[in-house]
The RNA shown here (Guanidine-I riboswitch aptamer) has 99 nucleotides and comes from Alicyclobacillus suci. Lineage of the source: Bacteria > Bacillati > Bacillota > Alicyclobacillaceae > Alicyclobacillus. Of the family's consensus pairs, 96% are formed in the model.

RNA sequence: UGGAAGCGCAUCUAGGGUUCCGCACCGUUUUUCGGUGGACUGGUCCAAGCGAUGCGACGCACGACGUGCGUACACCAUAGGGAGAAAAGCCCAGAUGGA
Repeated sequence: UGGAAGCGCAUCUAGGGUUCCGCACCGUUUUUCGGUGGACUGGUCCAAGCGAUGCGACGCACGACGUGCGUACACCAUAGGGAGAAAAGCCCAGAUGGA
């Protein structure tokens, strides 16, 4: 200086927007339907490499089909692009820059 790796899944949380539900307002054929609204608390929904829990996977040891241990570290900061309804701590990306 360059490269690779730094595990997977599920259920959640921080967080996110507004397709659906709900809610608010307006209109209406007022039992119903339509429109607008996420600077509407919420439900559905999305969701963390550096957040949580659980299960698995892998490695080592003992054992004899199970048990135990381990899976390190991860500070600061913008910008751009992508998905879907849209946005995000999601994905590009532990990028890039700095320490």
Its Rfam family is "Guanidine-I riboswitch aptamer". Rfam links the family to the GO term regulation of gene expression. The coordinates come from a structure-prediction model, not an experiment, and the mean pLDDT is 82.